Model confidence (mean pLDDT): 77 of 100. The RNA shown here (FMN riboswitch aptamer (RFN element)) has 151 nucleotides and comes from Rhizobium grahamii CCGE 502. The organism belongs to Rhizobium grahamii, within Bacteria. It was read from a public genome assembly, where an Rfam model found it. Its Rfam family is "FMN riboswitch aptamer (RFN element)". From the family's description: The RFN element is a highly conserved domain that is found frequently in the 5'-untranslated regions of prokaryotic mRNAs that encode for flavin mononucleotide (FMN) biosynthesis and transport proteins.

[in-house]
RNA sequence: GCUCGUUCUCAGGGCGGGGUGAAAGUCCCCACCGGCGGUAAGAGCUUUUGCUCGAGCCCGCGAGCGCCUUUUUGCAAAUAUGCCGAAAGGGUCAGCAGAUCCGGUGCAAUUCCGGAGCCGACGGUUACAGUCCGGAUGAAAGAGAAUGAGC
Numbered sequence: 001g002c003u004c005g006u007u008c009u010c011a012g013g014g015c016g017g018g019g020u021g022a023a024a025g026u027c028c029c030c031a032c033c034g035g036c037g038g039u040a041a042g043a044g045c046u047u048u049u050g051c052u053c054g055a056g057c058c059c060g061c062g063a064g065c066g067c068c069u070u071u072u073u074g075c076a077a078a079u080a081u082g083c084c085g086a087a088a089g090g091g092u093c094a095g096c097a098g099a100u101c102c103g104g105u106g107c108a109a110u111u112c113c114g115g116a117g118c119c120g121a122c123g124g125u126u127a128c129a130g131u132c133c134g135g136a137u138g139a140a141a142g143a144g145a146a147u148g149a150g151c
Stems, first nucleotide, its partner, number of pairs: 001151010016030004031131002033120002035061004042053004056118002064096002067090006074083003100116005122134003
C1' cells in the first nucleotide's frame, strides 16, 4: 500500500416581500434550497510534485410510500379462500419517482463560461406545501477513525 473482518463517530438545505381571501410560509407574482459515490478539459494553493474544491436535471445509490413473504386480531364463507387492520422480514424486483436545452471555447464538455428553462416521497393542515408540522432523539447512500487477519 491492497483485500477482508470488527468496533466507534459523523452523515440535508430552504418562505423574506407583496396580492387575493373568513382562512394560505400550501394559491398567484417576486424570492430561497440542492444528500452520497462516479465522471470532469475548470478554479485555487504549492516545496513542481502533489493537495483541495468542482453536475439537483449524465451514470448509479439512499430514507419514505407502495409491492412481496411470514405470522396474526376481527369480519365474511360449508371449505378453499377473500377483505379491513397489526407485527416482523425482504430490498429494486413492476411502481410512486423526478427534471436541460441553446450559444461559446475546444481534438474532446448535457460537467467549464454565458443565457434561458425544468424538477423535488408519504401523512397532516380553516386552502392545493421542495421550504411549515409529523413519523424522525429514527433510518441510510456513504465518509472518517481505531483495531485485527491475510498478501